The prediction has a mean pLDDT of 84. A computed fold for a 1456-nucleotide RNA from an uncultured Lachnospiraceae bacterium, annotated as small-subunit ribosomal RNA.

RNA sequence: GAUGAACGCUGGCGGCGUGCUUAACACAUGCAAGUCGAGCGGAGAUUAUUAGGGGAAACCCUUCGGGGCGGAACCUGAUAAUCUUAGCGGCGGACGGGUGAGUAACGCGUGGGUAAUCUGCCUCAUACAGGGGAAUAACUGUGAGAAAUCACAGCUAAAACCGCAUGAGCUCACGAUACGGCAUCGUAAAGUGAGAAAAACUCCGGUGGUAUGAGAGGAGCCCGCGUCUGAUUAGCUAGUUGGUGGGGUAAAGGCUCACCAAGGCGACGAUCAGUAGCCGGCCUGAGAGGGUGAACGGCCACAUUGGGACUGAGACACGGCCCAAACUCCUACGGGAGGCAGCAGUGGGGAAUAUUGCACAAUGGGGGAAACCCUGAUGCAGCGACGCCGCGUGGAGGACGAAGGAUUUCGGUUCGUAAACUCCUAUCGACGGGGAAGAAAGAAAUGACGGUACCCGAAUAAGAAGCACCGGCUAACUACGUGCCAGCAGCCGCGGUAAUACGUAGGGUGCAAGCGUUAUCCGGAAUUACUGGGUGUAAAGGGUGAGUAGGCGGUUAAAUAAGCCAUAUGUGAAAGGCGGGGGCUCAACCCCCGACAUGCAUAAGGAACUGUUUGACUAGAGUGCAGGAGAGGUAAGCGGAAUUCCUAGUGUAGCGGUGAAAUGCGUAGAUAUUAGGAGGAACACCAGUGGCGAAGGCGGCUUACUGGACUGAAACUGACGCUGAGGCACGAAAGCGUGGGGGAGCGAACAGGAUUAGAUACCCUGGUAGUCCACGCCGUAAACGAUGAGUGCUAGGGUGUCGGGGGGAGACCCUCGGUGCCGGAGCAAACGCAAUAAGCACUCCACCUGGGGAGUACGGCCGCAAGGUUGAAACUCAAAGGAAUUGACGGGGGCCCGCACAAGCGGUGGAGCAUGUGUUUAAUUCGAAGCAACGCGAAGAACCUUACCAAGGCUUGACAUCCCCUCGAAUAUACCAGAGAUGGUAUAGUCCUUCGGGACGAGGGUGACAGGUGGUGCAUGGUUGUCGUCAGCUCGUGUCGUGAGAUGUUGGGUUAAGUCCCGCAACGAGCGCAACCCCUAUUGUUAGUAGCCAGCGAGUAAGGUCGGGCACACUAGCGAGACUGCCGUGGAUAACACGGAGGAAGGUGGGGACGACGUCAAAUCAUCAUGCCCCUUAUGUCUUGGGCUACACACGUGCUACAAUGGCAGGUACAAAGAGAAGCGAGGUCGUGAGGCGGAGCAAAUCUCAAAAAAGCUGUCACAGUUCGGAUUGUAGUCUGCAACUCGACUACAUGAAGCUGGAAUCGCUAGUAAUCGCGAAUCAGAAUGUCGCGGUGAAUACGUUCCCGGGCCUUGUACACACCGCCCGUCACACCAUGGGAGUUGGUAGCGCCCAACGUACGUGACCUAACCGAAAGGAAGGAGCGUCCUAAGGCGAGAUCAGCGACUGGGGUG
Repeated sequence: GAUGAACGCUGGCGGCGUGCUUAACACAUGCAAGUCGAGCGGAGAUUAUUAGGGGAAACCCUUCGGGGCGGAACCUGAUAAUCUUAGCGGCGGACGGGUGAGUAACGCGUGGGUAAUCUGCCUCAUACAGGGGAAUAACUGUGAGAAAUCACAGCUAAAACCGCAUGAGCUCACGAUACGGCAUCGUAAAGUGAGAAAAACUCCGGUGGUAUGAGAGGAGCCCGCGUCUGAUUAGCUAGUUGGUGGGGUAAAGGCUCACCAAGGCGACGAUCAGUAGCCGGCCUGAGAGGGUGAACGGCCACAUUGGGACUGAGACACGGCCCAAACUCCUACGGGAGGCAGCAGUGGGGAAUAUUGCACAAUGGGGGAAACCCUGAUGCAGCGACGCCGCGUGGAGGACGAAGGAUUUCGGUUCGUAAACUCCUAUCGACGGGGAAGAAAGAAAUGACGGUACCCGAAUAAGAAGCACCGGCUAACUACGUGCCAGCAGCCGCGGUAAUACGUAGGGUGCAAGCGUUAUCCGGAAUUACUGGGUGUAAAGGGUGAGUAGGCGGUUAAAUAAGCCAUAUGUGAAAGGCGGGGGCUCAACCCCCGACAUGCAUAAGGAACUGUUUGACUAGAGUGCAGGAGAGGUAAGCGGAAUUCCUAGUGUAGCGGUGAAAUGCGUAGAUAUUAGGAGGAACACCAGUGGCGAAGGCGGCUUACUGGACUGAAACUGACGCUGAGGCACGAAAGCGUGGGGGAGCGAACAGGAUUAGAUACCCUGGUAGUCCACGCCGUAAACGAUGAGUGCUAGGGUGUCGGGGGGAGACCCUCGGUGCCGGAGCAAACGCAAUAAGCACUCCACCUGGGGAGUACGGCCGCAAGGUUGAAACUCAAAGGAAUUGACGGGGGCCCGCACAAGCGGUGGAGCAUGUGUUUAAUUCGAAGCAACGCGAAGAACCUUACCAAGGCUUGACAUCCCCUCGAAUAUACCAGAGAUGGUAUAGUCCUUCGGGACGAGGGUGACAGGUGGUGCAUGGUUGUCGUCAGCUCGUGUCGUGAGAUGUUGGGUUAAGUCCCGCAACGAGCGCAACCCCUAUUGUUAGUAGCCAGCGAGUAAGGUCGGGCACACUAGCGAGACUGCCGUGGAUAACACGGAGGAAGGUGGGGACGACGUCAAAUCAUCAUGCCCCUUAUGUCUUGGGCUACACACGUGCUACAAUGGCAGGUACAAAGAGAAGCGAGGUCGUGAGGCGGAGCAAAUCUCAAAAAAGCUGUCACAGUUCGGAUUGUAGUCUGCAACUCGACUACAUGAAGCUGGAAUCGCUAGUAAUCGCGAAUCAGAAUGUCGCGGUGAAUACGUUCCCGGGCCUUGUACACACCGCCCGUCACACCAUGGGAGUUGGUAGCGCCCAACGUACGUGACCUAACCGAAAGGAAGGAGCGUCCUAAGGCGAGAUCAGCGACUGGGGUG
């Protein structure tokens, strides 16, 4: 884009179209094919006339009983006219209408043929129609039957039927002759013989009839070409193929039959199986194509299923016949009837498809002379948005941007000129009025549609909008709800608490009387590639060769004209499509004209190319000649080294084997060694990206036979060539066969030993098949260059090598053939290939078309088997895959660094205690969780803190702002109730003022709000940890690459360092490194109190205590100093390294602060801030008590120890850095002590804390659970505090536990460091073994980078990229799905053989029967019933084939 559509929601009007795609399922009812009386005899009706019967009314007479006249109705018959029509007869029911079951076919399409044919009605032409005959329906009668219907007898007509006559002409047989062609032959034709016609009617115009010919239209048959899929269908065929001769047909023909021959079809796909009506066209597409075959048109086939013929011009016949079968209906059970795939309609099936309508008015058809009749063809109407087309649902103005909705950052924004409102208009619909064309010629009549189309009038904005979508593709975004739920989804995917993706709403976008969804087709898809693809690695080159069919093929000349080219003619129906024009108001729709229709056929041409034929050539190919090279092949023989075994000698305790071992061998003498022998297999060195071969493959030497390639020369042949489906041959290893042979070494299986969690493995010791030979199978490999063969061309540019030839003195050069590396153009997705192409071209073959299922199943073929070859589907996934990139990773590589290892020192892990965590609990509040949680937040939980638990209270609240009212206080003290919060009582107790009030505070009230340590650190800010103080992380421009990206940043050196130097398609730059900052080490200078005291003076028991001084020390400001600056060596002359000098310090002097891009959804919502959510008499707030202090046990971090390098006692030295007013607190005094009393001094270089300790000296202890160690416990105390019970610290006395140096494992540290010793501070009422600082004493070791851990750079592999804590394989268990096998079982389909054989044609027979003709008759001719034969549908039997369904059980597969 499209549809004969369906479904969902919605629905105003009209026009034109269109409507059972499924059950070719079954059908009630009505209609769909009749007509002609001008073919015929009847019958019936009406009218008229007439004959006979009949005798009424009226009239006359009357004796009233009746009589006469009269002749009606009515009955019977005849005649005539008109009308109707069952039957005979004619024409038509073979058209029109329906359907698509069958059919893969001369069925259809296209073009031809018919010299192999037929043709009613129609047109034209010619000729003709004389005279007879016999029947039979109808009808009548009888009979049978329920009916349908039938039998017998009798009567009758024709344009029904049958002879005879005639024959222009016709047909058949014979046939002189002429002409022609297309093979058989055709046409014309004198003559002879034989044969066959007719129907009447009439208005006298004609209509009909017979024969022959011609035409038109129609039909039959035949042929070329085209016409779906399957080879897991490869062979099919006996009337089969052909001939001869009969028969048959309108007609050729095995169409049929007899005989003869053995053919015919098939890889250019026969046969078989599946599917299917074909075409014009329709849909799509740029086209080529692909799909399709509704409606309209042409052809075919069919008419319940199967078979058959009759009639006829035409049928093997939709609304005819016969038979068989199934089904339905009627029945009196004996028999009958029926065929909607005609129009309506019904049931059924289905997602789904309409009215039991009107009319023959038009167009057409049948019959008829006509009127006319018939016509569910057709024309119309009805139903359905089913499709296409057209119209409308209003137009203009209108801001206060109304109300309302939605949203909001609360300002606004948006729906939105939209509405309201004002003015205008009236298409459609509704109402009223008028009103066609379609109707034809020639006057009239004749319209289903239809009072329809159309026109006019008046009135009203009134009656008329929905559907889908809004994450990307793809136009269109917000809010709320939901919370991996509900749901969405075409693909990707969305949803786990801020969803533009679900649902709803507002808004928007698109289309619009429709809009979406589903289904199907084409397109996009160059994704089956003819146009127009590929095969080194993505799917894809056959394992290899020679070669059959086939395909393709060198130079030259001639011929031909099959291909090819151009011209002309015919055809290519109409409709459709395209262009132009016209008609409905437009359009859809309809009409007219034109062009096109790539095709087929024919005619006369052309000759370049291809083909064919003929002639010639030598450049392709081959033969012959001369050479050399080679693991080419086959067979036979020979050789030495080595292994093993055997024999003998020497010799003694081990050998062997491994990472280490063991099994094994060995004192019965191994291994080792010497000599001799046996046997089998393989051939070291040479040996080489060397050689040969088609590939597999081939390796000692010799001989024989043998294949191929190469070089030279240029004698010969003359295109002999290339490729190659099938088929044939070869084909590593393993494997198989033989009553095979052989067997040294090696060695599946197997055994043992190890390893291991296990070890059916890797390792070891043995060892059977096998490996070897002969013959025969197998036929596969990563059979690989993952690269088919051949030919030509393209820098043959550089450099090797093998075999030849030529030149040159040589170096070397040229050339042919092979074999390698590098590389340009070109190619390629890239990698790469690159004269040995994966380049540019040509020829031929093979192969590919998403992954899995699966190289599986079934079937076929091959094989002894193993198995091979050919080779699917269901189902399932949205990927699988290639190449390259950046990372990450590796029990990959290289280089380098770090207390990373190593070298050392000291610890932890064992003990006791402290502390944190797990755990427990009403609560043990919460957080932190490998390193990077665990003496962490916490620089300090008895109450408070406090967030937790229990209980008791409050509700605008403990706290903030606003409003109203009241009070004057607030507050303090005391008392009472209570656990307290709280409540009550009493006393004391303000300021300003213009006197209105205000400030401030309290109480009460209302609502906005407060409050939350409630949730989410995975919504966030900020802050922090970590890799890591590791040396990295990037950018601009340029360049390279299709791109991701690369380069720079890599490389050579060097450094602590991406530090620096050099080189380089890079050149620069930024964040990091370093430096700048602070402390410290040296020194100068300035300053000199509260610091210092050398000198001077004074003074003390002593003392910088005082005067004084600022020299020294110290304090703290400003400077100096260190920069590889200097020298030497190395290095590249660099960077730099090493050594040296000088110097307090030397190569960043030592330490600190400082932390790149980023990683870990790392930590923190409980510091703080904050979005959203949640609570609001509670998740807020107040209070009391409890808890955070629990304790089986486990772990982390510490302290103290285990002692003599020590403990204790005594004496005695030397710091630094800090803190201090609700503070530090001296001296004094009391206490054993903690501490008490008291209070000098000090807001500090002044006073205080404050004693430094280790060290050193003296004494003691003598190796012990101790004079070590101090836990635990008891008693008595001290201090802080409202309060030490849960639950503080300290003191004294007493007690005196474990512990004697710590398993596996593990931590810190490289110098003023470790270790060790004490001091201080923050927090703090009190409460450190923690933390943060300070100084004292003060080591050992580093060979080195193999290893462990972490990190950096380069490189490599990768199937990883939430990145190795990755990815991922198989079994097993469970669920579901499809599928193979399967004892069997059920059904279908197509054939085959046999049996039976209906109807029926043909043939035979026909004793029986028979109107027409002949005959005087008998009889004949002719025909028929009947019977028989062949064929034959259905049916039966049988053996097989094939396709499906089901199937216990079973196999694998897929998904979860």